[in-house]
Molecule: Bacterial RNase P class A
Organism: Alphaproteobacteria bacterium
RNA sequence: CCAGAUGGUUGGGUGAUCGCUCUUGUUCGCAAGGGAGGAAAGUCCGGGCUCCACGGAAACACGACGCCGGAUAACGUCCGGCGGAGGCGACUCUAGGGAAAGUGCCACAGAAAGCAAACCGCCGCGCAAGCGGUAAGGGUGAAAGGGUGCGGUAAGAGCGCACCGCACUGCCGGUAACGGCAGUGGCAGGGUAAACCCCGUCGGGAGCAAGACCAAAUAGGAGCAACGCAUGAUCUGUUUCCGGAUCGUUGCUCGGGUAGGUUGCAAGAGGUGUCUGGUAACAGGCAUCCCAGAUGAAUGGUCACCAGCACCUUUAGGGGUGUGUACAAAACCCGGCUUAUAGACCGUCUGGCCCA
Numbered sequence: 001c002c003a004g005a006u007g008g009u010u011g012g013g014u015g016a017u018c019g020c021u022c023u024u025g026u027u028c029g030c031a032a033g034g035g036a037g038g039a040a041a042g043u044c045c046g047g048g049c050u051c052c053a054c055g056g057a058a059a060c061a062c063g064a065c066g067c068c069g070g071a072u073a074a075c076g077u078c079c080g081g082c083g084g085a086g087g088c089g090a091c092u093c094u095a096g097g098g099a100a101a102g103u104g105c106c107a108c109a110g111a112a113a114g115c116a117a118a119c120c121g122c123c124g125c126g127c128a129a130g131c132g133g134u135a136a137g138g139g140u141g142a143a144a145g146g147g148u149g150c151g152g153u154a155a156g157a158g159c160g161c162a163c164c165g166c167a168c169u170g171c172c173g174g175u176a177a178c179g180g181c182a183g184u185g186g187c188a189g190g191g192u193a194a195a196c197c198c199c200g201u202c203g204g205g206a207g208c209a210a211g212a213c214c215a216a217a218u219a220g221g222a223g224c225a226a227c228g229c230a231u232g233a234u235c236u237g238u239u240u241c242c243g244g245a246u247c248g249u250u251g252c253u254c255g256g257g258u259a260g261g262u263u264g265c266a267a268g269a270g271g272u273g274u275c276u277g278g279u280a281a282c283a284g285g286c287a288u289c290c291c292a293g294a295u296g297a298a299u300g301g302u303c304a305c306c307a308g309c310a311c312c313u314u315u316a317g318g319g320g321u322g323u324g325u326a327c328a329a330a331a332c333c334c335g336g337c338u339u340a341u342a343g344a345c346c347g348u349c350u351g352g353c354c355c356a
Stems, first nucleotide, its partner, number of pairs: 001352010012306007020035006037327001041338002044336005049207004062203005067081005082096001083094004097198002102196002104192003119138002121134005146164006165187001166185008211263004221254007232247005270289008308323006
């Protein structure tokens, strides 16, 4: 210098002016101060908080998760490792328990797809038709009962041997996942569990429109009092008689709910700096700071200068024109994940080339 890998930061600045919202003060005129994000987003996980349910424990059902160790309030998140796959490499990807509990499935092709099978071929017998042996070679398929080589044989075959793979056993290293070495075995149990299933772990439900408090008008409810008190109506004892209860108006009081208001609701698993421990996630100590709270829902508009960006131009320095500027905007609060993001900046590492 070229090509790449990976981690992180930022997300226009300053000033003037006119508004919006909240807080505090106020002489009620106003003044001072605070006012979006890294994702506020999707609402996908995990918690706090609240109400409901619930005597405890276990089991069943359902759902999620699933290598090992650690972090954490918790997690499906994060960190560090292991195995597998890709890359020359930095590095990247990985739902990665169990297929020897059981069940199912394996399309097409193919002879055969699961307690194997024999189409072509090869070998033996036979004139031939055919019969028997075989699983090297061909062919089908995503997958065909270990692979390569030598021996062996009628032809072949783990039939025998060496190496590789695999299984089992032992030893060593590692907290572990796992790795290494040695021995034994002729090779057994095809694949599929983001198929049912089995094993293990975790999980009660709903959500701030949760919940709590205050509380109109109108309508309705209850109680008390007054008035009215009827030859009435309804109910009741089957009917009659005789009874009982309810039905009206007005006033006062009470309680529930609605509109509305207050609260929940901004000091928190909080931010910043620094030190210590740890490879790290993270934990702890000290110092310091208080940093949005709207509810048809504030956080905006205009102007100037500077910085960007795009285009044109200039040998260059530079000049001109355009554009108010990426993704997007809180709604109870935290920890994550995922997705979007113009431009700018910083670090670490890998491969190649050149020069000293």